Two RNAs folded together computationally: RNase P RNA and transfer RNA, 490 nucleotides in total. It holds a member of the Rfam family "Bacterial RNase P class A". From the family's description: Ribonuclease P (RNase P) is a ubiquitous endoribonuclease, found in archaea, bacteria and eukarya as well as chloroplasts and mitochondria. The coordinates come from a structure-prediction model, not an experiment, and the mean pLDDT is 78.
RNA sequence: GGAGUGGGCCGGGUGGUCGCUCUGAUCGCGAGAUCGGGGAGGAAAGUCCGGACUCCACAGGGCAGGGUGGUGGGUAACGCCCACCGGGGGCAACCCCAGGGACAGUGCCACAGAAAAGAUACCGCCACGCCGGCAGCCCUUGCUCUCUUUCUUGUUGAGGGCUGUCCGCGGGGUAAGGGUGAAAAGGUGCGGUAAGAGCGCACCAGCAGCCCGGCGACGGGCUGGCUUGGCAAACCCCACCCGGAGCAAGGCCAAAUAGGAGGGCGAUCUCCUGCUGCAAGGCGGGGGAGAAGGGUGGCCCGCCCGGAGCCCUCGGGUAGGCCGCUAGAGUCCCGCAGCAAUGCGGGACCCAGAGGAAUGACCACCCUUCGCCGCGAGGCGAAGACAGGAUCCGGCUUACAGGUCCACUCCAGCC
RNA sequence: GCGCCUGUAGCUCAGCCCGGACAGAGCAACGGCCUCCGGAGCCGUGUGCCAGAGGUUCAAAUCCUCUCAGGCGCG
Numbered sequence: 001g002g003a004g005u006g007g008g009c010c011g012g013g014u015g016g017u018c019g020c021u022c023u024g025a026u027c028g029c030g031a032g033a034u035c036g037g038g039g040a041g042g043a044a045a046g047u048c049c050g051g052a053c054u055c056c057a058c059a060g061g062g063c064a065g066g067g068u069g070g071u072g073g074g075u076a077a078c079g080c081c082c083a084c085c086g087g088g089g090g091c092a093a094c095c096c097c098a099g100g101g102a103c104a105g106u107g108c109c110a111c112a113g114a115a116a117a118g119a120u121a122c123c124g125c126c127a128c129g130c131c132g133g134c135a136g137c138c139c140u141u142g143c144u145c146u147c148u149u150u151c152u153u154g155u156u157g158a159g160g161g162c163u164g165u166c167c168g169c170g171g172g173g174u175a176a177g178g179g180u181g182a183a184a185a186g187g188u189g190c191g192g193u194a195a196g197a198g199c200g201c202a203c204c205a206g207c208a209g210c211c212c213g214g215c216g217a218c219g220g221g222c223u224g225g226c227u228u229g230g231c232a233a234a235c236c237c238c239a240c241c242c243g244g245a246g247c248a249a250g251g252c253c254a255a256a257u258a259g260g261a262g263g264g265c266g267a268u269c270u271c272c273u274g275c276u277g278c279a280a281g282g283c284g285g286g287g288g289a290g291a292a293g294g295g296u297g298g299c300c301c302g303c304c305c306g307g308a309g310c311c312c313u314c315g316g317g318u319a320g321g322c323c324g325c326u327a328g329a330g331u332c333c334c335g336c337a338g339c340a341a342u343g344c345g346g347g348a349c350c351c352a353g354a355g356g357a358a359u360g361a362c363c364a365c366c367c368u369u370c371g372c373c374g375c376g377a378g379g380c381g382a383a384g385a386c387a388g389g390a391u392c393c394g395g396c397u398u399a400c401a402g403g404u405c406c407a408c409u410c411c412a413g414c415c
Numbered sequence: 416g417c418g419c420c421u422g423u424a425g426c427u428c429a430g431c432c433c434g435g436a437c438a439g440a441g442c443a444a445c446g447g448c449c450u451c452c453g454g455a456g457c458c459g460u461g462u463g464c465c466a467g468a469g470g471u472u473c474a475a476a477u478c479c480u481c482u483c484a485g486g487c488g489c490g
Base pairs, nucleotide, nucleotide: 001411002410003409004408005407006406007405008404009403010402012366013365014364015363016362017361018360020039021038022037023036024035025034026033027032041386045397046396048395049394050393051392052391053246054245055244056243065242066241067240068239069238070084071083072082073081074080085099086097087096088095089094100237101236105235106234107231108230109229122178123177124174125173126172128170129169130168132166133165134164135163136162137161138160139159140158141157142155143154186204187203188202189201190200191199205227207224208223209222210221211220212219213218250323251322252321253320260314261313262312263311264310265309268289269288270287271286272285273284274283275282276281293305294304295303296302330349331348332347333346334345335344336343337342367384368383369382370381371380372379373378416489417488418487419486420485421484422483425442426441427440428439435473444460445459446458447457448456466482467481468480469479470478
């Protein structure tokens, strides 16, 4: 210098003007005014996990359902974090893994292939048996040649035997080889065999037992018999965890109207008349007087309304308001313990609490990025990432322009 | 706040539960036949990164996780 790995932090700055919200003090009967102070994030997001808090339910245990899954720690808890183990990737720093169980059971493994799991035999290999062909040898006999005789010669005549080889068939042995597949019944080699095979042996992988080290996952060594595919993010089994609901939880105060309970006052008098009925009576219409109660009013009288209901008290709930609500597993700094996550101790600080929901807009200068012009100094223009609380907290995941810091790895060069 | 569903061809849907080769159906589109031309009819053709990313598996539209978009229910 280049390439890369892991982690932390920031994520526009300063000033001014006008606004919004909460709050302290003062003034004001009140509405409000003045001054001062606070006012989004690393993810406030997705709502994927875990808790606090609140209400309901609950003796204990189990079923169902859901979740988690190497080991040991951390924590209020977790599916989170740390360290380690095992496996995989990378030259390395480092990264990734839902990482228990497949001799408890069930199921699946398409196509291809003989066979997809305690099996099978397509081609192949091998010995045996049978039939046949060929070759070689031998035996019996026929024919022929030679010949006095002694089997002397030839033969594509017939029959038989033995050996070898080939084809076919049969019942077997075998799983070395071929071929199929993502995966083929441990792998490689030597011996062995009729051919083969863990059949025997050596090494490797795996399994079981023992010993050693480690809290443990596991690692190392020795011995043994030779070996029992994959899928559980298929059902399932094992171990552990989970009661349900959610701040619209929940609590307090409490209108109007209509229900509920209790109490009080009043539900009266009279005239005319219609319908029905034998009648008593029932259902209506109209006129007059009038009680309870209400309005006016300081009270009484009076006046007006009212005319069959009216008034008071209690209780529940609704609208509405208040609490819950933000001082907390809090933030920063230091020390100690621990490899670390984290814990313990000390000091300092207070840092949004709205409720259809505030945190915004504009201007100036600077910063960053981009575009254009310019030889250059520079000038002009545009943009300022992702995104915004809603009871709170711990995590995970996802989005994010750009900047910056630390540690480490590899390569190249120079001293 | 709590819970659930959907996304597959231009359109409407199957397939997903219980994984299997090249993912289908209807309509639409295109080409040919027929016709003077068009429609209808007949014959044929093409069509998908299965919303996106990652994982499990020999193999993923299907199983698991995260994200995006749309919709529904309850208080």